[in-house]
Context: one part of a larger RNA
RNA sequence: GGCGUAUGGGGAAUGCCUAGGCUCUCAAAGACGAUGAAGGACGUGAUAAGCUGCGAUAAGCUUCGGUUAGUGGCACAUACGCUUACCCGAAGAUUUCCGAAUGGGGCAACCCACUAUACUGAAGGUAUAGUAUCCGCAAGGAGGUAAACCCGGAGAACUGAAACAUCUAAGUACCCGGAGGAGAAGAAAACAAUAGUGAUUCCGUUAGUAGUGGCGAGCGAACGCGGACUAGCCCAAACCAGAGUUGUUUCGGCAAUUUUGGGGUUGUAGGACCACAAUAUGAUAUUAAAUGUAACUAGAAUUAGUUGGAAAGCUAAGCGAUAUAGGUGAUAGCCCUGUAUAGGUAAUAAUUUAAUUGAUAGUGGUAUCCUGAGUAGCGCGGGGCACGUGUAACCCUGUGUGAAUCUGUGGGGACCAUCCCAUAAGGCUAAAUACUCUUGAGAGACCGAUAGUGAACCAGUACCGUGAGGGAAAGGUGAAAAGAACCCUGAAUAAGGGAGUGAAAAAGAACCUGAAACCAUACGCCU
Numbered sequence: 001g002g003c004g005u006a007u008g009g010g011g012a013a014u015g016c017c018u019a020g021g022c023u024c025u026c027a028a029a030g031a032c033g034a035u036g037a038a039g040g041a042c043g044u045g046a047u048a049a050g051c052u053g054c055g056a057u058a059a060g061c062u063u064c065g066g067u068u069a070g071u072g073g074c075a076c077a078u079a080c081g082c083u084u085a086c087c088c089g090a091a092g093a094u095u096u097c098c099g100a101a102u103g104g105g106g107c108a109a110c111c112c113a114c115u116a117u118a119c120u121g122a123a124g125g126u127a128u129a130g131u132a133u134c135c136g137c138a139a140g141g142a143g144g145u146a147a148a149c150c151c152g153g154a155g156a157a158c159u160g161a162a163a164c165a166u167c168u169a170a171g172u173a174c175c176c177g178g179a180g181g182a183g184a185a186g187a188a189a190a191c192a193a194u195a196g197u198g199a200u201u202c203c204g205u206u207a208g209u210a211g212u213g214g215c216g217a218g219c220g221a222a223c224g225c226g227g228a229c230u231a232g233c234c235c236a237a238a239c240c241a242g243a244g245u246u247g248u249u250u251c252g253g254c255a256a257u258u259u260u261g262g263g264g265u266u267g268u269a270g271g272a273c274c275a276c277a278a279u280a281u282g283a284u285a286u287u288a289a290a291u292g293u294a295a296c297u298a299g300a301a302u303u304a305g306u307u308g309g310a311a312a313g314c315u316a317a318g319c320g321a322u323a324u325a326g327g328u329g330a331u332a333g334c335c336c337u338g339u340a341u342a343g344g345u346a347a348u349a350a351u352u353u354a355a356u357u358g359a360u361a362g363u364g365g366u367a368u369c370c371u372g373a374g375u376a377g378c379g380c381g382g383g384g385c386a387c388g389u390g391u392a393a394c395c396c397u398g399u400g401u402g403a404a405u406c407u408g409u410g411g412g413g414a415c416c417a418u419c420c421c422a423u424a425a426g427g428c429u430a431a432a433u434a435c436u437c438u439u440g441a442g443a444g445a446c447c448g449a450u451a452g453u454g455a456a457c458c459a460g461u462a463c464c465g466u467g468a469g470g471g472a473a474a475g476g477u478g479a480a481a482a483g484a485a486c487c488c489u490g491a492a493u494a495a496g497g498g499a500g501u502g503a504a505a506a507a508g509a510a511c512c513u514g515a516a517a518c519c520a521u522a523c524g525c526c527u
Stems, first nucleotide, its partner, number of pairs: 001526009015512001016476002020447002022444007029436002031145002039098003042055003046078001050074002061092006070082003103112003113131007133142003149180001150178004160167001164214001190197002201228005211219002232428003235372001239262010267406001269371004273365004279361002285356007296343003302317005318334002325337003377401008387413001408423005463470002483511001486498004
C1' cells in the first nucleotide's frame, strides 16, 4: 500500500406517514364599489419582533339566539384580570391614511388650501360640514376592481405548403370597448320541392359527403333524420280625441306643426272604416299562510382473563346496527367525536297554496286609406357566407345612383318563364348552451415531500435584476416533554462522560427508519 471482516463517523437514499396538492361530481353563488371597493401603508397586546385578528371604541364594542366551565389567538412563562365569561351563529356600531380617490398638488400611504359655522378681538390656530369630472331639465346615475365564459371593434407572425408569392396558421395570439349570471341568437321578405316543415340555441347523425382549393397544402357545409328544451309578443302607420304653438279669418272656424291618450300589429294578407256580437280565459301585481333556511339538541350496544410500556391484539362469554368514518399509548360496531335516524331554529330570499286584481282574446263586408325610403335594387371597390371572382346566387357596406305601394314587394345558387314560399327596410323575449375567482357536501385503478400547485413549512417569501420580470431550498423526537435536576472533564453558554426520564436516548432536540459514495480504528491475509 491492497483486499477482507468487524466497529464507528459521514451522508442522506429507501420504507412508512400526511398537515398539502391534482382531477372531477352534485348543489349554491356568480359579483364588490362614491354609504368609498379590490389591494395596501401605518397602527393596535401588561410585557410583543413576526403571523392572525382588529381600527384611535383598534386580538376588540352592542343586541338577540345557541352552547358551556372554563377563559385572555398562533405561543410558553410571569403578573394582572374576566367568569349569564370565553366560544359559535345572526344583526348592528366603530372602521386612521393611501388607493377609482373625487377640494388643489404629489416621488401612493404625504404637503397645502377655500367656503360656512363655532371657539375668540386676532392668528402661518383648532373643531365640524362641504368643495373633482362627465351624463341628465331634475330626481338621480357613471367612473375603479375581479378567474374563466359571452358579444363587438381592431388584428399579427412563426409555421404548413417539404423553397415561396395566392393559400395556410387564423379571424388564432395580443390589444381595446361592453354586458350578464349567463351572453349571443330568436318568432321567417326561412327552408323545401309537386310532398311538406314551421322562431332561436345546443347535441348526435347526415359527412370528411356535396363542394371549394397555386384543384397543391389544405379548407369543408346544408337539406333531411334522431334528441335536449320549448313561448310567444310589443311598436310605427291609417282612424278618433285632447292640449300647445304658428298662419289666416267674414271671429263661426280652417290649415300647418308639435305632443299626449285611445286604436292597431299581419301573408289561406291584416288593420283602419262600416255592420253585428257579447261571453270566455286568466298574464301580472298585492296580501296572507305553509314549506324551507344559522349556530345547535337527542343519538344504540362489553365485560373478564392474558401478552405488552400501552390493548383496540389473543382467549372466553355477550350485546347493538336505518349507525362499521376519524381519533384514542399496536388492529375498537359496543371508549370518545361523530354517522344513520329523529328534532330545533330569528331575519331575508326562494317555492307552493289561497284571496283580491284583470293583461289578452270575436264574426261579416269591401269603395277609400294604412302597412317601416336615401330604403330595396343597380354601377364601382371590398368584406362575410365551407364557396380563393368563379356560371356566383345570398348577406354586409366605403362610394355613386336610386324604385314600387297589395293588380305591391322579396326569394327559391347566373339569367328568363311557370309554379311555390315569404312579407324587408322598428323593437323585446325564458328554457335547453358556455364557464368557475368563490361556498358547501362528496368522489378518485390521482401524487405522497427531487412527487403533487412555484408554494404540505410565515412562498410569490428569501434571493437575483435599474426595470419589465425571474424565483428557490426547507415536512416527521416521543404515547405523553416525562425536553435530561445534580455531578464531572473542559477556557466555555462549545462538546462530551455519568446520573435521571422513557418501552426505547444506538428516540436528545443537527432528534422515525438511516442504504451508497467518502473517512477512520481494530484484526486477518498478501505485497
The part of an RNA shown here (large-subunit ribosomal RNA, domain I) has 527 nucleotides and comes from uncultured Aquimarina sp. It matches the Rfam family "Bacterial large subunit ribosomal RNA". Its family is annotated with structural constituent of ribosome and ribosome in the Gene Ontology. Taxonomically the source falls in Aquimarina (Bacteria, Pseudomonadati, Bacteroidota, Flavobacteriales).